This is a predicted structure of a 71-nucleotide RNA (transfer RNA) from a Bacilli bacterium. Taxonomically the source falls in Bacilli (Bacteria, Bacillati, Bacillota). It was read from a public genome assembly. Model confidence (mean pLDDT): 84 of 100. It matches the Rfam family "tRNA". About the family: Transfer RNA (tRNA) molecules are approximately 80 nucleotides in length. The family's RNA type in Rfam is transfer RNA.

RNA sequence: AGGGGUGUAGUACAAUGGUAGUACAGUGGUCUCCAAAACCAUUGACGUGGGUUCAAUUCCUACCACCCCUG
Numbered sequence: 001a002g003g004g005g006u007g008u009a010g011u012a013c014a015a016u017g018g019u020a021g022u023a024c025a026g027u028g029g030u031c032u033c034c035a036a037a038a039c040c041a042u043u044g045a046c047g048u049g050g051g052u053u054c055a056a057u058u059c060c061u062a063c064c065a066c067c068c069c070u071g
Stems, first nucleotide, its partner, number of pairs: 001070007010024004018054001026042005047063005
């Protein structure tokens, strides 16, 4: 320099056009002499810009970050 892949919550992952979910973690509560475990509730996220569309996490495009390949 060229090509490909990934980017969603603190962490690990879902969601292939129509209200963004799960688990763990966090917070509060129940239980317990206390704590742990268990149970209940709850907070929190679509990498950035632009485009297509009535509607975009999803499709297109540029950029950014990371990973892989070629030279």